[in-house]
RNA sequence: CUGCGUCUAGGGGAUGGAGUACCCCCUUAACCGCCGCGAAGGCUGAUGACUCCUAGGGCUUU
Numbered sequence: 001c002u003g004c005g006u007c008u009a010g011g012g013g014a015u016g017g018a019g020u021a022c023c024c025c026c027u028u029a030a031c032c033g034c035c036g037c038g039a040a041g042g043c044u045g046a047u048g049a050c051u052c053c054u055a056g057g058g059c060u061u062u
Base pairs, nucleotide, nucleotide: 010025011024012023013022016053017052018051019050020049033043034042035041
């Protein structure tokens, strides 16, 4: 460094990461956005909430 086996560290809140902290769920679960009768189509947001970072978008100035 790589491979195999066993055990263990809980999980989730519409797209990434960190911190704080709220709520929900117990694997038959929480959760998997909205508008439109439906289809076509359209719309908001990287958060459940706040702060920061990254990515993306809009406006203005140089």
A computed fold for a 62-nucleotide RNA from a Rhodospirillales bacterium, annotated as Fluoride riboswitch aptamer (crcB RNA motif).
The source organism's lineage runs through Bacteria, Pseudomonadati, Pseudomonadota, Alphaproteobacteria and Rhodospirillales.
Model confidence (mean pLDDT): 77 of 100.